Model confidence (mean pLDDT): 88 of 100. A computed fold for a 1493-nucleotide RNA from a Chloroflexota bacterium, annotated as small-subunit ribosomal RNA. Its Rfam family is "Bacterial small subunit ribosomal RNA".
């Protein structure tokens, strides 16, 4: 401390996502050990059974048993001695257990977090409004008298039981009367200081009232009054801490006041009476969530989550009420009601409350033992032994955490074996192992054995921890991961399958991504996953963002609260700033020391921690008071500019209509028409009228206004602004939430009023359809008057103010000075370009988007959505505030560099146009495509496949198809073993053949003489394979395209992509040259160099030809460079034209293809990675097929004919090729040929006579003397072999064809066109094809508008697999959330009113009663019962919130490969776009009105 991930890249804007850390967890896998922690997060959900609050006999009265020791009745047995039996008593057990009265405790301790947004918590105070048991200290305090009573028992009686009624007996430290009263209280009164205030404190008079227990073991313990401590609590206060304003208004005990009740005590706490107040935007009231805090998490900090264990404080105890008792409770293991739940029961009634330990069911991803001690610490009781304490101290359980040990340590390379990879050479696993040495933490065996533990004993942990011995490497490693972020890579398998995934994304046959192995990286008794907070995230921004285009300025003014505010002075000191004191518990943190062998934990000091709180001080700054200024602000006064408003009037030009003239046939309207309109007389003209709406020129980036907006003239009425002076007032300012008012255009409401326009409509063209774009009507509206809506690109997408910080220049309108024009100076406005400086860029740029300062609105990923729901306006249309499921990995801003564009501009090409001939129509070859077959092998597929691969398929080729064979194979290379009559050769036999069989024939090389090699058999590796994959590849070639482009260095600009260079002005054929210019230079391309061709020279000369010679041939060499004039041009660069010259601006051809694009093309030319096959997909043979044919298209031949056709005569090349060759002469045949063999390996000899042309003749426009198809007949020739399926030649036959639709194709000169030749391939040929030569030998280009490509510059872009891009809506499916919804169900908190339990308060009390009066009678006082107020629950009821759920219905997301169109994006082929408002299947289309994005 950052990373992926939007783009073809690039900045920026934005979200998602990962790395760290944490956790009371939890799953998966794995698991050795200790030590300290920590363990029901969910049902505050039901509990079975034990424990978990008792003690006190020094408060009191009663008071057992069992068991013992003893004594012994009745009976019964008898030997009469007696036994046997044991009722019953008597003393021990005991004055004990027990219960019970009383006393103290049970109000701690210990659980939980349901409720609760509240003085509950925290903190910092008040209490002059208060309490306080036990415990400490003072009071030279006090404790005298006297009385009744009840429990336990005892008796009966009720009840299944809980349990209770009568009766009878008794005690006290229980309970009551009386005295006493230092001090206490209370009631009247006086006085004193104190305070903010008196129920306070203090003095003091009167009066009134209220005490007390006793027990002892004789030490003491305890009573009771009063005073004080300590500690503990009650009560108020100020500050702080949670969401929603889609909860805005709320309150009837409510706010106060008076009285009086209540309380330990202030209070509206509560009752009655008066008042009518109280609370709210600084958020009342309602909603939802939540115990708070100390702290813990995290973070650099601020800040953000959190509230488990531990410490505090609060609430609660099944759910709700309420008291009682008590010092303390409205009370967890106490009562009392109600309700649910459970359990018991005799049906009548009754019992219970684990959110104490523990354990149980049940929920759930999930949370321990039904231990042991009270042995330490703590609690209660006790005077104290002591009892009693699931508080606690300990042990069990779980890797739940942190810590901390450990699974050995060293040596050992033939780098074993094995695995995995391999380019087969190795590599790696790996010094790991195995071996050798050594050690003994941990393990197991044994001894021994603690601290804690007190003055001794005992003590639960414990035979624990530790210590000694002994044995032995022994008992002990798994997860994860491995394409990037991310650290770690191969191999097999798998074939958008299976599957992964935290995000980008992997999986389509070579997957470092899937799953498996071996390897490695990680961390290590753990590792992962998951869920959660926190960081990263400056991504809610205090610290520390931000609004012109990216999300964001309210459409504009006025303003109440609020925030913020010029200058001297003076006082205060609230905020500021400082010192000192409080307090901020303990635990945690930090930092020092210190005890467990270290940690961990843990002890001791020390320090931080607050928006706290008191008190002293200081006065600069905010701030308050109070005096004052004039620089901000308003006034004055004099001036000026304007479509500023409102309202009245007027004015003319045009359109339209209506009249009437003229006139006669059309007009209108479009891209073209066409509805329309016109002979009933239109358009065109003229004259007269009528109405409405708008105000040409002036008019300008002009002006005016706060926005919206405002345009003819005149008058009324009225608002602002600038200017001059500097007279007044003195800070009066500034922004501004709610709030209010103005607010285009459309639409509403009613009433007008309607020339023109014109949504809707109606026709009429366009169209594949036109619900549109065009055209013809045309209703609402536009216009007025009243009132509404309140919303627009209401835009400068810039909110107001106020200051500051270079300037240039136009315009408007004001003041001043100088002037001839005109120039300066100094305000106000409106514009351009601009420094600095901002900004991601574009760009702002004194009219900021700079520097700052106030103040307000706004925004926080994209769709869902400006939607729903709710509420507030509105007549409606609708506005305004506004979300959530859900879904995506982006969406988006400027730029860049490219592509396109029915943009734009400048320029090429046989691109178009002008030409010539041609294709497409016939018949044939030929490819191709269907199609057919056993096969009709494959492949090439728009240009840039289709006479392409094929430059030569009868067998062969060849690859296909049938049938038949062969299996180490038809080839190749090893290893191993075998072969001497062996390799070869081979008559035969069988077969189509291939091949099987096979008499007999019969070698070879080297040699050290052993033997080796070669063949040859067998045998094992391997061979082969035109079998896939040109989406693995390598070479190759196509195409764009001979197009003129395509880059690098280096410096410059730019954050960057990228730019400049290469653009600009010229000019080329050319990025070709010049010149300019932050670029200079280069490099691949262009040209040039190569070659063929024209002209000349000069050498040589086989051949030619008779010599010589050279018009041939080869070879070297010259010419041509815009050199040269003239002209244009920028003094260039070039251009034009001209001169010479065989040729002139590249003289003509060729060869030669930059950077790349099409996953073009080719695994079948070769080569080759993977993969598949191995008695076959090899590989040999025969035959067949590639030659098929109802068709379609490509390329092409040959015609149609007289510029021909036939006949006969005649002239004139060239390039080539030839020995298995090319063959002369000559002879024979109509002839194709045949014979025949001379020359020639070739300027010698052959092929080999070129055609067309030219001379003459005939056809006479006829399907012909054109035209040959096609089919008989015969032939010839090559081949093992012409039947499927060659070519030639007679001779005969003579089709279709009479110049060819849309449509297309070639050519710009020696070219088209026409004419023949030659040659490769071949044994021959389906060649009409290919290539090459040579002959004759044109016509046209005005020209760049359009059709195709293509180059350079611009420009737009939502496209970048790049327009054969992209992308909108409806509709159908299918899947998910969600709105309405007649309804239906349900939670929650209220209200109304009805019934009302416990119980406290009141009232009554005629019933009852022991203490006290009184002799009684009575009475005081007290219950009980009844009445009243309040009252928890229940009932009814209207209504409020909030869920579930509903036929049906709306949109809405989202789903490789549906439907219809084409809206948008390029001028998207109607520019788009925003408010409206109408209409249409659908994006949309059309009014009006804005906007420029």
């Nucleotide at each position: 401390a950052g990373a992926g991930u939007u783009u073809g890249a690039u900045c920026c804007u934005g979200g998602c996502u990962c790395a760290g850390g944490a956790u009371g967890a939890a799953c998966g896998c794995u698991g050795g050990c200790g030590g300290c922690g920590u363990g029901c997060c969910u049902a505050a959900u039901a509990c079975a059974u034990g424990c978990a609050a008792g003690u006190c006999g020094a408060a009191c009265g009663c008071g057992a048993a069992a068991g013992g020791c003893u004594u012994g009745a009745a009976g019964c047995c008898u030997u009469c001695g007696g036994g046997c039996g044991g009722a019953g008593g008597g003393c021990c057990g005991a004055g004990u257990a027990g219960a019970g009265u009383g006393g103290c405790g049970a109000a701690c301790g210990g659980g939980u977090g349901a409720g609760g947004a509240a003085c509950a918590c925290g903190u910092a105070g008040g209490u002059g409004a208060c309490c306080u048991g036990c415990c400490c200290c003072g009071g030279a305090g006090g404790g005298g008298g006297g009385g009744g009573a009840u429990a336990a028992c005892c008796g009966u009686c009720g009840g299944a039981a809980a349990c209770g009624g009568c009766g009878g007996c008794u005690a006290a430290u229980a309970c009551c009367c009386c005295a006493u009263a230092a001090g206490c209280u209370c009631a009247c009164g006086a006085g004193g200081g104190u305070u903010a205030g008196a129920g306070g404190c203090u003095u003091u008079g009167u009066g009134a009232g209220a005490a007390a227990a006793g027990c002892u073991c004789c030490g003491g313990c305890g009573c009771u009054c009063c005073g004080g401590g300590a500690g503990g609590g009650g009560c108020c206060u100020g500050c702080g801490g949670c969401c929603c304003a889609u909860c805005a208004g709320c309150u009837a005990g409510u706010u106060g006041g008076u009285a009086g009740g209540g309380u330990a005590a202030a209070g509206g706490c509560c009752u009655a009476c008066c008042a009518a107040g109280g609370c709210g935007a600084a958020g009342a009231c309602g909603g939802g969530u939540a115990g708070g805090g100390g702290g813990c998490c995290u973070g650099a900090g601020a800040g953000g989550g959190u509230g488990g264990u531990c410490c505090c404080c609060c609430a609660c105890a099944u759910g709700g009420g309420a008291a009682c008792u008590g010092a303390g409770a409205c009370a967890c293991g106490g009562u009392c009601c109600c309700a649910a739940c459970u359990c018991c029961u005799a049906c009548g009634g009754g019992a219970g409350g684990c959110a104490g330990c523990a354990g149980u069911a049940a929920g759930g991803a999930a949370u321990a033992u039904u231990g042991c001690a009270c042995a330490a610490u703590g609690g209660g009781c006790g005077c104290a032994a002591g009892c009693c304490u699931g508080a606690u101290g300990c042990a069990g359980c779980a890797a739940c955490g942190c810590c901390g040990c450990g699974u050995g340590c060293c040596c050992g390379a033939g780098g074993a074996c094995g695995g995995c990879c391999u380019u087969c050479g190795g590599g790696u696993u790996g010094u790991a192992a195995a071996g050798g040495g050594c050690u003994u933490u941990u393990c197991u065996g044994g001894c021994u054995g603690a601290c804690g533990a007190g003055g001794a004993a005992g003590g639960a942990c414990a035979g624990u921890a530790g210590g000694c011995c002994a044995g032995g490497a022994a008992u002990a490693a798994g997860c994860g991961u491995c394409g990037g972020c991310u650290a770690a890579c191969u191999a097999c398998g798998u074939g958008c399958c299976a599957g992964c995934a935290g995000c980008c994304g992997c999986g389509g046959u070579a997957a470092a991504a899937c799953g498996u192995a071996g390897g490695a990286c990680g961390c290590g008794a753990g590792c992962g996953u998951u869920a959660u907070c926190c960081g990263g995230a400056u991504u809610u921004a205090c610290u520390g963002g931000g609004c012109g285009u990216a999300a964001a300025g309210c459409g504009c003014g006025g303003g109440c609260a609020g925030g913020c505010g010029g200058u001297g002075g003076u006082c205060c000191a609230a905020g500021u700033c400082g010192g000192a004191c409080g307090u901020g518990a303990a635990a945690g943190c930090u930092c020092c020391c210190g005890g467990c062998u270290c940690a961990a934990c843990u002890g001791g000091g020390a320090g931080a921690g607050g928006u706290c709180g008191u008190u002293c001080g200081a006065a600069a700054c905010u701030g308050g008071g109070c005096c004052g200024c004039u620089a901000g602000a308003g006034g004055g006064c004099a001036g000026u500019a304007g479509a500023g408003g409102g309202g009245c009037g007027u004015g003319g030009a045009a359109u339209u209509c209506c009249g009437g003239g003229u006139g006669g046939a059309g007009u209108g309207g479009u891209g073209a028409a066409a509805u329309g309109c016109g002979u009933a007389g239109a358009g065109a003209u003229c004259c007269g009228g009528a109405g409405g709406a708008a105000c040409a020129c002036c008019a300008g980036a002009g002006g005016c206004g706060a926005a919206g907006g405002c345009g003819g003239c005149g008058c009324c009425c009225u608002g602002g602004g600038c200017u001059g002076c500097a007279c007044c007032u003195g800070a009066c300012g500034c922004u501004g939430a709610g709030c209010c008012g103005c607010g285009a255009a459309a639409g509403c409401u009613a009433g007008g009023g309607g020339a023109g326009c014109g949504a809707a409509c109606g026709g009429g063209a366009u169209u594949a359809g036109a619900a549109a774009c065009c055209c013809c009507g045309g209703u609402a509206g536009u216009c007025c008057u009243a009132g509404c809506c309140g919303u627009a690109a209401a835009c400068g997408a810039u909110g107001u103010c106020c200051a500051c910080u270079a300037g240039a220049u136009g315009u408007c309108u004001g003041g001043g000075c100088g002037g001839a024009g005109c120039g300066c100076c100094u305000g106000g406005g409106c514009g351009u370009c601009g420094c600095a400086g901002c900004u991601a860029a574009c760009g702002c740029g004194u009219u900021a988007a700079g520097u700052g300062g106030a103040c307000c609105g706004c925004c926080u990923g994209g769709g869902g959505a400006g939607u729903a729901c709710g509420g507030c306006c509105g007549c409606a249309a609708g506005g305004c505030u506004a979300a959530a499921a859900c879904u995506c990995a982006a969406a988006g801003g400027a730029a860049u560099u490219g592509a396109c564009g029915g943009g734009g501009g400048c320029c090429c090409g046989c691109a178009c146009a002008a030409g010539c001939a041609g294709c497409g129509g016939a018949g044939c070859g030929u490819g191709u495509g269907g199609u057919u077959u056993a096969a009709u092998u494959c492949g090439a597929g728009g240009c840039a496949a289709c006479g392409c691969g094929a430059a030569g398929a009868a067998c062969c080729u060849u690859a296909c198809c049938u049938g038949g064979g062969c299996u180490u194979g038809a080839c190749a290379u090893g290893g191993c073993g075998g072969u001497g009559g062996u390799a070869c050769c081979g008559a035969g036999a069988c077969g189509a053949a291939a091949g099987u069989c096979g008499a007999g024939g019969g070698a070879c090389c080297c040699u050290u003489c052993g033997g080796g090699g070669a063949g040859c058999c067998g045998u094992c590796a391997c061979a082969g394979g035109u079998g896939c994959u040109g989406c693995a590849u390598g070479g190759c070639u196509g195409u764009c395209g001979u197009c003129a482009g395509c880059u690098c260095g280096u410096g410059c600009c730019g954050u960057g992509a990228g730019g400049u260079g290469u653009u600009c002005g010229g000019u080329u054929a050319a990025g070709u040259c010049c010149g300019c210019g932050a670029a200079c230079g280069a490099g691949c391309g262009c040209a040039a160099c190569c070659c063929c061709u024209g002209c000349c020279g000069c050498c040589a000369g086989u051949u030619a030809c008779a010599a010589g010679u050279g018009u041939c041939u080869g070879g070297c060499g010259g010419g041509a460079c815009u050199g040269c004039c003239g002209g244009u041009g920028a003094c260039a660069a070039a251009c034009c034209g001209g001169a010479g010259g065989a040729a002139g601006g590249u003289g003509g051809g060729g060869a030669u293809g930059a950077c790349g694009u099409c996953a073009a093309g080719u695994c079948a030319g070769c080569a080759u990675g993977g993969c598949c096959u191995u008695g076959a997909u090899g590989u040999c043979c025969a035959g067949g097929g590639c030659g098929a044919c109802a068709c379609a298209c490509a390329c092409g031949c040959u015609a149609c004919a007289a510029u021909g056709g036939c006949a006969g005569g005649u002239a004139c090349a060239a390039u080539g090729g030839g020995c298995a060759g090319c063959g002369a002469a000559g002879c024979c045949g109509c002839g194709a040929g045949g014979u025949g063999g001379a020359g020639c390996g070739a300027a010698u000899c052959c092929c080999g006579c070129a055609a067309a042309g030219c001379c003459u003749g005939u056809c006479g426009u006829a399907g012909u003397u054109c035209g040959g198809a096609u089919u008989g007949c015969a032939g010839g020739c090559u081949g093992c072999a012409a039947c499927u399926c060659g070519c030639c030649u007679g001779c005969a036959u003579g089709a279709a064809g009479c110049c060819g639709g849309a449509g297309u194709u070639g050519c710009u000169a020696g070219u088209a066109a026409c004419c023949g030749u030659g040659g490769g391939u071949c044994a021959g040929c389906c060649a009409c094809a290919c290539u090459a030569c040579g002959g004759u030998g044109a016509a046209u280009a005005c020209g760049u508008u359009c059709c195709c490509g293509g180059g350079c510059c611009u420009u737009g872009u939502a496209c970048a697999c790049a327009c054969c891009g992209c992308c909108c809506g409806u509709c159908a499916c299918g899947u998910c959330a969600u709105g309405g919804g007649a309804g239906c169900u349900g939670g929650u908190a209220a209200c109304a009113c009805c019934u009302g339990a416990a119980g406290u308060c009141g009232g009554u009390g005629a019933g009852c009663c022991a203490a006290c009066c009184g002799c009684a009678a009575g009475g005081a006082g007290g219950c009980a019962g009844c009445c009243g107020c309040c009252g928890a629950a229940g009932g009814u009821g209207g209504g409020a919130c909030c869920g579930g759920u509903g036929a049906c219905u709306g949109g809405g997301a989202c789903g490789a490969a549906g439907u219809c169109g084409u809206a948008a994006c390029a001028a998207g082929g109607u520019a788009g776009c925003c408010g409206u408002a109408g209409c249409g299947g659908a994006a949309g289309c059309u009014g009006c009105g804005g906007c420029u994005g």

RNAcentral holds the sequence, with entries from SILVA.